This is a predicted structure of a 72-nucleotide RNA (transfer RNA) from Phycisphaera sp. Taxonomically the source falls in Phycisphaera (Bacteria, Planctomycetota, Phycisphaerales, Phycisphaeraceae). The prediction has a mean pLDDT of 81.
RNA sequence: GCGGAUGUAGCUCAAUCGGCAGAGCACCGGUCUUCCAAACCGGUGGCGCGGGUUCGAUCCCCGCUGUCCGCU
Numbered sequence: 001g002c003g004g005a006u007g008u009a010g011c012u013c014a015a016u017c018g019g020c021a022g023a024g025c026a027c028c029g030g031u032c033u034u035c036c037a038a039a040c041c042g043g044u045g046g047c048g049c050g051g052g053u054u055c056g057a058u059c060c061c062c063g064c065u066g067u068c069c070g071c072u
Stems, first nucleotide, its partner, number of pairs: 001071007010025004019055001027043005048064005
């Protein structure tokens, strides 16, 4: 330099054809307990960045960028 994959919550991952962004764990609050833990109930928090298409974009297109793999 070229090609491919990938980037969503603190972590690990979903979201099937473009139509309200979710789960588990973690964290916070509550119930229970003499206290703690466990269990149960509830809650906070996110689409890598910049443009484009569209009534509407995590999803489609372009550029940039982080990570991984391959080729030279």
Background:
Its Rfam family is "tRNA". Rfam describes the family as follows. Transfer RNA (tRNA) molecules are approximately 80 nucleotides in length. By type it is a transfer RNA.